This is a predicted structure of a 129-nucleotide RNA (SAM riboswitch aptamer (S box leader)) from Paenibacillus solani. Taxonomically the source falls in Paenibacillus (Bacteria, Bacillota, Bacilli, Caryophanales). It matches the Rfam family "SAM riboswitch aptamer (S box leader)". Rfam describes the family as follows. The SAM riboswitch is found upstream of a number of genes which code for proteins involved in methionine or cysteine biosynthesis in Gram-positive bacteria.
RNA sequence: AUCUUAUCAAGAGCAGGUGGAGGGACUAGCCCUAUGAAACCCGGCAACCGGCAGCAACAUCGUACGGUGCUAAUUCUUGCAGGAGAUACAACGAUUCACGUAAUGGUUGUAUAGCCUGACAGAUGAGAG
Repeated sequence: AUCUUAUCAAGAGCAGGUGGAGGGACUAGCCCUAUGAAACCCGGCAACCGGCAGCAACAUCGUACGGUGCUAAUUCUUGCAGGAGAUACAACGAUUCACGUAAUGGUUGUAUAGCCUGACAGAUGAGAG
């Protein structure tokens, strides 16, 4: 690097140390950052795997000892497909009346901003080869 599988709406330092300008995977956005980015150490969170505990045994539950992981914003939003609506405009057609530059439904198309669902992509664990 590839494949399989599970999870991704919660949680974790708004006075910890070193460090010094980048970071949020990629695209487009939008953000964070000298009131200090990345990275490392410390602290913390969680409980995927192992251990321990428990049981006749297994599983659930527990613990947080070991291996990872995580510690701004939903995986920050988004990219592909589908769905139900909203608003505006246009065309067509309908109904009503005080018959107009009127009002109110309908169908189709276009545009805009959102919503929902599922993929894709990504991240992490465990396993495979």